[in-house]
RNA sequence: AGGGUUUGAUCAUGGCUCAGAUUGAACGCUGGCGGCAUGCCUUACACAUGCAAGUCGAACGGUAGAGUAGCAAUACUUGAGAGUGGCGAACGGGUGAGUAAUAUAUCGGAACGUGCCCAAUCGUGGGGGAUAACGUAGCGAAAGUUACGCUAAUACCGCAUACGAUCUACGGAUGAAAGCGGGGGAUCGCAAGACCUCGCGCGAAUGGAGCGGCCGAUAUCAGAUUAGGUAGUUGGUGGGGUAAAGGCUCACCAAGCCAACGAUCUGUAGCUGGUCUGAGAGGACGACCAGCCACACUGGGACUGAGACACGGCCCAGACUCCUACGGGAGGCAGCAGUGGGGAAUCUUAGACAAUGGGCGCAAGCCUGAUCUAGCCAUGCCGCGUGAGUGAAGAAGGCCUUUGGGUUGUAAAGCUCUUUCGUCGGGGAAGAAAAUGACUGUACCCGAAUAAGAAGGUCCGGCUAACUUCGUGCCAGCAGCCGCGGUAAUACGAAGGGACCUAGCGUAGUUCGGAAUUACUGGGCUUAAAGAGUUCGUAGGUGGUUGAAAAAGUUGGUGGUGAAAUCCCAGAGCUUAACUCUGGAACUGCCAUCAAAACUUUUCAGCUAGAGUUUGAUAGAGGAAAGCAGAAUUUCUAGUGUAGAGGUGAAAUUCGUAGAUAUUAGAAAGAAUACCAAUUGCGAAGGCAGCUUUCUGGAUCAUUACUGACACUGAGGAACGAAAGCAUGGGUAGCGAAGAGGAUUAGAUACCCUCGUAGUCCAUGCCGUAAACGAUGUGUGUUAGACGUUGGAAAUUUAUUUUCAGUGUCGCAGCGAAAGCGAUAAACACACCGCCUGGGGAGUACGACCGCAAGGUUAAAACUCAAAGGAAUUGACGGGGGCCCGCACAAGCGGUGGAGCAUGUGGUUUAAUUCGAUGAUACGCGAGGAACCUUACCAGGGUUUAAAUGGGAAUUGACAGAUGCCGAAAGGUGUCCUUCUUCGGACAAUUUUCAAGGUGCUGCAUGGCUGUCGUCAGCUCGUGCCGUGAGGUGUUGGGUUAAGUCCCGCAACGAGCGCAACCCCUACUGUUAGUUGCCAACGGGUAAUGCCGGGGACUCUAGCAGAACUGCCAGCGCAAGCUGAGAGGAAGGUGGGGACGACGUCAAGUCAUCACGGCCCUUACAUCCUGGGCCACACACGUGCUACAAUGGUAGUGACAGAGGGCAGCCACUGGGUGACCAGGAGCGAAUCCCUUAAACACUAUCUCAGUUCGGAUCGGAGUCUGCAACUCGACUCCGUGAAGCUGGAAUCGCUAGUAAUCGCGCAUCAGCCAUGGCGCGGUGAAUACGUUCCCGGGCCUUGUACACACCGCCCGUCACACCAUGGGAGUGGGUUUUACCAGAAGUAGGUAGUCUAACCUUCGGGAGGACGCUUACCACGGUAGUAUUCAUGACUGGGGUGAAGUCGUAACAAGGUAACCGUA
Repeated sequence: AGGGUUUGAUCAUGGCUCAGAUUGAACGCUGGCGGCAUGCCUUACACAUGCAAGUCGAACGGUAGAGUAGCAAUACUUGAGAGUGGCGAACGGGUGAGUAAUAUAUCGGAACGUGCCCAAUCGUGGGGGAUAACGUAGCGAAAGUUACGCUAAUACCGCAUACGAUCUACGGAUGAAAGCGGGGGAUCGCAAGACCUCGCGCGAAUGGAGCGGCCGAUAUCAGAUUAGGUAGUUGGUGGGGUAAAGGCUCACCAAGCCAACGAUCUGUAGCUGGUCUGAGAGGACGACCAGCCACACUGGGACUGAGACACGGCCCAGACUCCUACGGGAGGCAGCAGUGGGGAAUCUUAGACAAUGGGCGCAAGCCUGAUCUAGCCAUGCCGCGUGAGUGAAGAAGGCCUUUGGGUUGUAAAGCUCUUUCGUCGGGGAAGAAAAUGACUGUACCCGAAUAAGAAGGUCCGGCUAACUUCGUGCCAGCAGCCGCGGUAAUACGAAGGGACCUAGCGUAGUUCGGAAUUACUGGGCUUAAAGAGUUCGUAGGUGGUUGAAAAAGUUGGUGGUGAAAUCCCAGAGCUUAACUCUGGAACUGCCAUCAAAACUUUUCAGCUAGAGUUUGAUAGAGGAAAGCAGAAUUUCUAGUGUAGAGGUGAAAUUCGUAGAUAUUAGAAAGAAUACCAAUUGCGAAGGCAGCUUUCUGGAUCAUUACUGACACUGAGGAACGAAAGCAUGGGUAGCGAAGAGGAUUAGAUACCCUCGUAGUCCAUGCCGUAAACGAUGUGUGUUAGACGUUGGAAAUUUAUUUUCAGUGUCGCAGCGAAAGCGAUAAACACACCGCCUGGGGAGUACGACCGCAAGGUUAAAACUCAAAGGAAUUGACGGGGGCCCGCACAAGCGGUGGAGCAUGUGGUUUAAUUCGAUGAUACGCGAGGAACCUUACCAGGGUUUAAAUGGGAAUUGACAGAUGCCGAAAGGUGUCCUUCUUCGGACAAUUUUCAAGGUGCUGCAUGGCUGUCGUCAGCUCGUGCCGUGAGGUGUUGGGUUAAGUCCCGCAACGAGCGCAACCCCUACUGUUAGUUGCCAACGGGUAAUGCCGGGGACUCUAGCAGAACUGCCAGCGCAAGCUGAGAGGAAGGUGGGGACGACGUCAAGUCAUCACGGCCCUUACAUCCUGGGCCACACACGUGCUACAAUGGUAGUGACAGAGGGCAGCCACUGGGUGACCAGGAGCGAAUCCCUUAAACACUAUCUCAGUUCGGAUCGGAGUCUGCAACUCGACUCCGUGAAGCUGGAAUCGCUAGUAAUCGCGCAUCAGCCAUGGCGCGGUGAAUACGUUCCCGGGCCUUGUACACACCGCCCGUCACACCAUGGGAGUGGGUUUUACCAGAAGUAGGUAGUCUAACCUUCGGGAGGACGCUUACCACGGUAGUAUUCAUGACUGGGGUGAAGUCGUAACAAGGUAACCGUA
């Protein structure tokens, strides 16, 4: 410090997610030791048991008991427990329910209190009456309690005295106390003692310290879908009350007080020092430790006291628990342990007061679950260990393997060594200032033995360090995000190996970070979320210039405070560290005070540049009202006139012979204002358009004067605000939601047409929204220019320049993700307002406000997804555009589709009809030869290491061949026959072993080969340049071409694969050569023939070479090039044809040509054999053949090719047969011989338009040939038979010249052949092309896009099904709050008829005072009635979300096939 994830890729926006740290923690697996810490976060739920607050005899009386003396009574000494009294119990310890301020933090303040403590002052005299204990007698189950009697005090009460106390009318008045203990010289006293002294105590008053009470300022969570709250409320006067100020309380008076700087209400919450995180600013938290607060079963209350409204006190009410003799009583662990319950989850019913501290006491001491220790728990932090060295045969085993090896791995074993921790034995502290040690025989030290007792967890696709094999097969499963898994999974499970951390490791949770993703530091708003529809204006915020004053902000100094701990720094102590201690710094804050005066602020006085006023001009669809005008439309009236009109893609509904449409004249009505007119003007926006008048708002320019900051923005608020809509009343020509009809359509509740109601118009009142848009808030200033235009002004050289205010286009800098903006900013700054924070749910629900309604404004959550969205790029696509090409259309010729047959396919059938190919790009395709074989299929019967090759071992000398038997054959089983040798062996066979075989699966694991786009003209690269980038440029543009062919231009310059050319055939010529080819001249010969001698002239053969390049001419053109029946030429503009197929596309085809990974079978999915099948046949399709005839058929006669093939062959010739063919038989391994008579054609004859002398299917008979074998299932021949068919519907195919059409010939495969197929060859030999509108395909440019699996794309809504959360809902059940009323325990205060009454007074009668009782006021629980709010639940119901293969349509994205979208009905 960043990374992953939206896309084909890119940039930016934006969310989700990860890596870090953290924890009072939990769970899973594992677990050796020690130190230091922490340990009910949930039910402030309920609690058994024990302990947690007592102490003092030096305050007091004194019992039981003990001791001494005594016979005893008794006396003396001592003395538990209990009691009176004092102090403490208000501390310490726990918890966080309540509390948003009665709290806390920080800083201040004045009207207070204070036990114990400290300092200093004064005093402590003299009396009195009771009462517990105790005794006696009762009551009660108990708790407890009553009556009578006795007694003490530092208990209680007067009196005296008294200050600097309190009150005061200033004269005065009022108010205290307690003693106890130690010691003792003189004096007194019988004694006790007095007395003196010391100590402790007591009283009064003063001060202090510490502690506490009160008040103020500032700060302290969220919600406005909580906007008004408050009657003791706010203030005053006067009483009361308190320790003390105060409405704290009461009476009276006034009507205030709080609140948008958020009152009130609601929800949540103890606050702080600090803790965690973070670079910081911040954010979250408030366990442990420390300070404060609050609480103590729930609610209320007071008492005592210095202090409480009191955790281990009291009273009352309530709930709960326990005891009970049923009458009545007892209790409060949120103290320490512990129990139950709850929960994912949190410890011992331990030891000690040794230390520290606390209470009481003079003290000894007692008490202390505070505390110190120990125990439990890996809960955390820290430290240590589980060994170290050596050790290659790189052991065994495991795993992988290309079978070579690699890895685990120096790892182990082995050898040498050490002993931390642990174990055993011995010693043994500090903590303790005199004594005293729970911890504890602890820490620590020494010795001994033995490598001995001590390693796991998670992960290994990317992020993110770490990879292989097997299993599984969208299953099982994984997953933090992206995502893995559908037969080769580094992602699941296992194993091996590896990575990380380590007594821990992972998982899930929390908080911060990353997240600049709430942005103060530090974000944004044209299009990504986001500028309010517009203006005015209140509060608020901000504000020109000069001077003076002040000093609120600001800055500086000083002082106080900011507890300790924590954090940081430096040291120190535990062996180290964690931990602890010492010192420092810091605590960024608050307060006070002194100073400064630049800036902001305040006050005062000025200024004129902002703003405004005044004067003179100007432009304008600015607004309101009234009036007027013409054109058009429709209707009506009248005329002319006749059959149609209207409407559409085409029609129909409709109108019209009752006279329409058309046309002429006239009349009426309503609405809107052509031309001018514009890129114009005006207005705040919405918006505004004929002309005239009236009223009226604003703006601009010029120029004086005046005011003197009067300004800008603007939360709430107010006004305006298109269309649609609503209300009332008018009006209604045209148009026209709804509605009707006609069309279209699968449907058509639409688009189109004919009608047509609301509405549109006017008046008045509502509504308040629009894609109300420049998707751009308002205002001010600054920052290059160029070109238009509107309205002013000025200048001069009179056609220009300058300037102000608007309105446009381009553009520099700059900005921006880019597109773009660019003085009219989206630049640079300032001021103020509004708004945004992932998509969906949703601008929805609920609530509130507004509205007559429709609805508007404000405005969530649950749930769900990992994206949604922007700009630009490259493609692809478009029922977008432009240009161009192609037998693409058109123009032609001939076909297919109809018939019969052949052949292939589908389907069906079958034991099997083997398999594959299946839009174009399968279907006479693989197959260029299925009777057996082929053959892969089926039925039946066999075989088991087998075809080739090689190695090792053993045995044998055979095997083969001939010939029998069984068998369908394969096979089985007999007989005959049996090597060579240099003697080493060779060779062969058999057996065995190692390797086999598979046309089984996967063409979606592959190679190779092939098809198609397409012989289309494209596809790319290097460097440079442009762009943040994907990418672009080049390759686009203007021409041209068959062509990215070439030329010109150009931020491009070059290059590669393609095109073309180079190659082959063909067309011409030359040359070389001359047999098997040729024969002109010469010669010979024949019935005839290059037949022979010869010849190379010619043809030909096959080598070499030439020839064509827009080279020449004319025209056009810059050029490239085009045109020309041009010249020349055999050939003319790539001459014709072939081979040749760029980057790539279709997961195209082929595992059955071959090869090959993986999987599968191995007495079978291998292999052999016989027979069958691949040839089936209601049917459908493709490709062909033959025809339907006279441009023909038949018969006869007669011509002219090319290219191939041939020895298991082609076969002349002769003979036989009607023929297929047969029997003989020469030549030829071929320019020599043979196949081989080419046919169409020509001539002659015949047929004469018919199902024929067309056509030949089908069937019958007889044969030939091949072959082991023609039944299923061959071809051919002959005789006979003689079907359909008379030119073919919709539709569709090929072809542009030696082409189509037509005619025959040959070859491969092959024994033969189902060949009419395929591949070649030549013969004869046309027609047509105006042209590119349309169909199909393609190329280039451009445009739109929500597509990128790329339009066979994407995608919307209803319905149906399942699940989820949520709104409404007759209601129902809880919680909280509040109003009114009833009620009124305990208690306090007031009153007081009644009863009782020790201290004081008394005139002795009584009084004062007090207690009880009664009563009044306040008040808790409780009750009745009602409101508000919140939670849960509810038949039914509404929409929403998610899901996989459903249904119906096709709304959107392209002009999405009616452009889309917004508001409204």

Notes: The RNA shown here (small-subunit ribosomal RNA) has 1465 nucleotides and comes from an uncultured bacterium. The sequence is in RNAcentral, with records from ENA.